[in-house]
A computed fold for a 392-nucleotide RNA from Amycolatopsis sp., annotated as Bacterial RNase P class A.
NCBI's taxonomy places the organism under Bacteria, Actinomycetota, Actinomycetes, Pseudonocardiales, Amycolatopsis.
It is recorded under the gene name rnpB.
The sequence is in RNAcentral, with records from ENA.

RNA sequence: CGAGGUGGCCGGGCGGCCGCGAGGGAUCACUCCCUCGAGGAAAGUCCGGACUCCACAGGGCAGGGUGGUUGCCAACAGCAACCCGGGGUGACCCGCGGGACAGUGCCACAGAAAACAGACCGCCCCGAUCACUGUAUCGGGGUAAGGGUGAAACGGUGGUGUAAGAGACCACCAGCAUCCCGGGCGACCGGGAUGGCUCGGUAAACCCCACCCGGAGCAAGGCCAAGAGGACGCCCCCAGGGGCGUCUGCGCAGGCGUUCGAGGGCGGCCCGCCCGAGCCUGCGGGUAGGCCGCUCGAGCCUGCUGGCAACGGCAGGCCUAGAUGGAUGGUCGCCGCCCGGGCGCCUUCGGGCGCCGGGGAACAGGAUCCGGCUUACAGGCCAGCUCGUCCG
Numbered sequence: 001c002g003a004g005g006u007g008g009c010c011g012g013g014c015g016g017c018c019g020c021g022a023g024g025g026a027u028c029a030c031u032c033c034c035u036c037g038a039g040g041a042a043a044g045u046c047c048g049g050a051c052u053c054c055a056c057a058g059g060g061c062a063g064g065g066u067g068g069u070u071g072c073c074a075a076c077a078g079c080a081a082c083c084c085g086g087g088g089u090g091a092c093c094c095g096c097g098g099g100a101c102a103g104u105g106c107c108a109c110a111g112a113a114a115a116c117a118g119a120c121c122g123c124c125c126c127g128a129u130c131a132c133u134g135u136a137u138c139g140g141g142g143u144a145a146g147g148g149u150g151a152a153a154c155g156g157u158g159g160u161g162u163a164a165g166a167g168a169c170c171a172c173c174a175g176c177a178u179c180c181c182g183g184g185c186g187a188c189c190g191g192g193a194u195g196g197c198u199c200g201g202u203a204a205a206c207c208c209c210a211c212c213c214g215g216a217g218c219a220a221g222g223c224c225a226a227g228a229g230g231a232c233g234c235c236c237c238c239a240g241g242g243g244c245g246u247c248u249g250c251g252c253a254g255g256c257g258u259u260c261g262a263g264g265g266c267g268g269c270c271c272g273c274c275c276g277a278g279c280c281u282g283c284g285g286g287u288a289g290g291c292c293g294c295u296c297g298a299g300c301c302u303g304c305u306g307g308c309a310a311c312g313g314c315a316g317g318c319c320u321a322g323a324u325g326g327a328u329g330g331u332c333g334c335c336g337c338c339c340g341g342g343c344g345c346c347u348u349c350g351g352g353c354g355c356c357g358g359g360g361a362a363c364a365g366g367a368u369c370c371g372g373c374u375u376a377c378a379g380g381c382c383a384g385c386u387c388g389u390c391c392g
Stems, first nucleotide, its partner, number of pairs: 001388004006383005012335007020037007039363001043374002046372005051217004058271004063213005068082005083097001084095004098208002103206002105202003120147002122143008130134001155173006174198001176195008221292004229248009250284007263275004299318008337360003341356006
């Protein structure tokens, strides 16, 4: 210098004017002042929790989730380190990574044959015919060594053997199973012995194994107010209405039910247990406001410290949205950033600098909170690392 790979960060700045939401203050009021006011993903709502309400006799059967090991964490399907397999010269990357001798199923296309294998071509033997010793035809049989198909054809190479062949037999290699030794907390790794000559893939197919799992969700949940209709009491008066107060929380119709148990709860089903006088459907009518929950939290920043790391410990400091027709915006000026154009200068011909005049501004925005994952993102910055080339 070129090409790569990993980790982290920023996501315009300052000022003027006009606005929006919250809190505080001044003022009798009009109004004014001060402070704070979206993100790295606030997003998708995919996991895990906090919090709230309901439930919390039990048993069985179903159901869901997770899946190398060790650690971290409040927890997780998250994270870190390592192991194994695959890719790359390498930095490094990828893996939904338990079990295929428990059983069942499936394996497209091509191919003769796709799982207790399989004769299409070829090779070999026998018989017949023709020819007269085979380069022919037909029939019967042997053969998985060779060809061909495929993602995959039932170990590989060499030899013995044979009519031709074949783990039929032998040597070496690969792989599998069992056992032993050594290393590691462990996944696993290294080595050795024995064995039968060899065993396909697929579990994001059923299934098996191990571990885990109550339900609903801030429209959770709580408080206040209001309410149609009804009952009671008091008052008014034109004697049938009106007003006020208290309590309850509407009316009509149909069906089922009250020990012959409706209905509800125990996450689903069955058994079982508990509560139990209301429940369901239709029609009509009413209220649909306010407050709390609500933002101090597994919180953020700095320093020291343990650990390879994820992460943990200690000390000090800080308070940082809380809206609900749902606030955080608009505009102007200057600077910065990016992209073209013109002129001038320089140039190692890639470009750089100066001046003038234009254009542009990523993805996207809280709604109870937090930890993750995933996805989107204009432009830019930083730090290690790898490979190649050249120079010293």
Source information: Its Rfam family is "Bacterial RNase P class A". The family's RNA type in Rfam is ribozyme. Its mean pLDDT, the model's own confidence on a scale to 100, is 77.